Predicted 3D model of RNase P RNA and transfer RNA as a complex of 449 nucleotides.

[in-house]
RNA sequence: GGAGUAGACCAGGCGAUCGCCGGAUUUUUAAUCCGGAGGAAAGUCCGAACACCGCAGGGCAGGGUGCUCCAUAACAUGGAGUCGCGGUAACGCGAAGGAAAGUGCAACAGAAAGCAAACCGCCCGACACCAACGGGUGCCGGGUAAGGGUGAAACGGUGUGGUAAGAGCACACCAGUUCCCCGGGUGACCGGGGAAGCUCGGCAAACCCCACCCGGUGCAAGACCAAAUAGGGGAGCGUUCGAGGGUUGCCCGCCCGAGCUCCCGGGUAGGUCGCAAGAGGUGCCGGGUAACCGGCAUCCUCAGAUGAAUGAUCGUCACCCGGCAGGGGUAACCCGAGCCGGGAACAGAAUUCGGCUUAUGGGCUGCUCCGGCC
RNA sequence: GGUCCCAUCGUCUAGCGGUUAGGACGCCGGCCUCUCACGCCGGUAACCGGGGUUCGAUUCCCCGUGGGAUCACCA
Numbered sequence: 001g002g003a004g005u006a007g008a009c010c011a012g013g014c015g016a017u018c019g020c021c022g023g024a025u026u027u028u029u030a031a032u033c034c035g036g037a038g039g040a041a042a043g044u045c046c047g048a049a050c051a052c053c054g055c056a057g058g059g060c061a062g063g064g065u066g067c068u069c070c071a072u073a074a075c076a077u078g079g080a081g082u083c084g085c086g087g088u089a090a091c092g093c094g095a096a097g098g099a100a101a102g103u104g105c106a107a108c109a110g111a112a113a114g115c116a117a118a119c120c121g122c123c124c125g126a127c128a129c130c131a132a133c134g135g136g137u138g139c140c141g142g143g144u145a146a147g148g149g150u151g152a153a154a155c156g157g158u159g160u161g162g163u164a165a166g167a168g169c170a171c172a173c174c175a176g177u178u179c180c181c182c183g184g185g186u187g188a189c190c191g192g193g194g195a196a197g198c199u200c201g202g203c204a205a206a207c208c209c210c211a212c213c214c215g216g217u218g219c220a221a222g223a224c225c226a227a228a229u230a231g232g233g234g235a236g237c238g239u240u241c242g243a244g245g246g247u248u249g250c251c252c253g254c255c256c257g258a259g260c261u262c263c264c265g266g267g268u269a270g271g272u273c274g275c276a277a278g279a280g281g282u283g284c285c286g287g288g289u290a291a292c293c294g295g296c297a298u299c300c301u302c303a304g305a306u307g308a309a310u311g312a313u314c315g316u317c318a319c320c321c322g323g324c325a326g327g328g329g330u331a332a333c334c335c336g337a338g339c340c341g342g343g344a345a346c347a348g349a350a351u352u353c354g355g356c357u358u359a360u361g362g363g364c365u366g367c368u369c370c371g372g373c374c
Numbered sequence: 375g376g377u378c379c380c381a382u383c384g385u386c387u388a389g390c391g392g393u394u395a396g397g398a399c400g401c402c403g404g405c406c407u408c409u410c411a412c413g414c415c416g417g418u419a420a421c422c423g424g425g426g427u428u429c430g431a432u433u434c435c436c437c438g439u440g441g442g443a444u445c446a447c448c449a
Base pairs, nucleotide, nucleotide: 001370002369003368004367005366006365007364009362010361012317013316014315015314016313017312018311020036021035022034023033024032025031026030038346042357043356045355046354047353048352049351050218051217052216053215057252058251059250060249062214063213064212065211066210067081068080069079070078071077082096083094084093085092086091097209098208102207103206104203105202119148120147121144122143123142124141125140127138128137129136130135156174157173158172159171160170161169175199176198177196178195179194180193181192182191183190184189222273223272224271225270232264233263234262235261236260237259244256245255246254280299281298282297283296284295285294286293287292319343320342321341322340323339324338326335327334328333375448376447377443378442379441380440381439384399385398386397387396392429400418401417402416403415404414405413422438423437424436425435426434
């Protein structure tokens, strides 16, 4: 200098003028003072708080999660690890239980694709022909998974023995699996030793099995006040053989129950609360590798709108980019505090929190690899 | 605001692990006709983007992007 990788941070500051929303006070149709978006307020992908559903009882269905330990109100989140995969490395990624419970799937190619399989090849035997003792060719029957070829995948690998040819058929070593023992670790798991020829394929983000979790609906939840009210006509169903309703996918159970549904036609549809002090922020100390937890102090200075406020202009400083003057260097190129011009992203609360994901400007720090010079 | 759905030729759609991604309308070319239409034949053209699972993804899973439903989904 280049390429990469990980982490934490900022989101312009100040002043002036003109506005917008909320609150407080008063001199009340105004004035003064105070406060006024985010790291993602976003997507609505998870988890909760909170509220309601005649407390959510039983069964079926459905959904989710899935290595270990820890953290947490909770989680599909986070921290620390284990194992596997990718990368030269820093580091990253992983829905990572079960395929010797069952069912199922595997196109094309290939002889054979799931309690394997004989196309070529190799070997043995019968027959026929040729040749004439070395055998060769054709055909039929059988053996063989060592060799060829196909495939994403062909039922361990290498060697020796063995055999008609072969084969874990036997043996040695290597790899794996299962079981046993020892040691380490809370654990996932790791290390070492031994036994068994045991060699058992893949897919569960296919059905499924196992373990654990989940009642439903979302602030348009819901509470209160105010306003309106009306009945009528037609059709159908029903009154203990019970319609319909009680916000749950279905059934049962439980509760209410004499009205209910459709068509014609008519009325109301405004406000207050929920709603801003919270699993809160900041600082210090302590515990823990860390996520996080505990204690003390301190602050409320941390938006509350409902067609929905949080803005605009100017000046100045800071930041970034480009060019120029200037400087360094043999050069490529680098620096550039001065001058000129330009830029400043993504986006915007709507009940509230904890996460995840996505969008996005800028500089900073650690680490890795490569190249050059000393 | 909440909740939910969808994405395949230009348009409407089928397909839900292995296809040359099928059909209709359209468009283009040819035949037929004196010409046009109709008809017949042939062609054109698509899986929203990225990642994962799998030997293999339009299909299964995750994350985005875009579009849509609606007060007859919710007061």